[in-house]
């Protein structure tokens, strides 16, 4: 140099043919429970969806261009 494939929450990951509040599990926190830890039950937390520009009434999802990471050609 070329091709592909990936980015959403602290971490691992869903997210339908673009639709109205953007989710789960785990971690962390506070309650139950226990004699006490762990297990386990219950609740609460937590997001500029990698950035930036477009398209559309609407965008995590579509298109462009760049940014991290991975694979494979040369």
């Nucleotide at each position: 140099g070329g091709g592909c494939c990936u980015u959403u929450a602290g971490c691992u990951c869903a997210g339908u043919u673009g639709g109205u509040u953007a989710g789960a599990g785990c971690a962390c926190g506070c309650g139950g429970c226990u004699c006490a830890u762990a297990a386990c039950c219950g609740c609460a937390c937590g997001g500029u969806c990698c950035u930036c520009g477009g398209u559309u009434c609407g965008a995590g999802u579509c298109c462009g261009a760049g940014a991290g990471g991975g694979c494979c050609c040369a």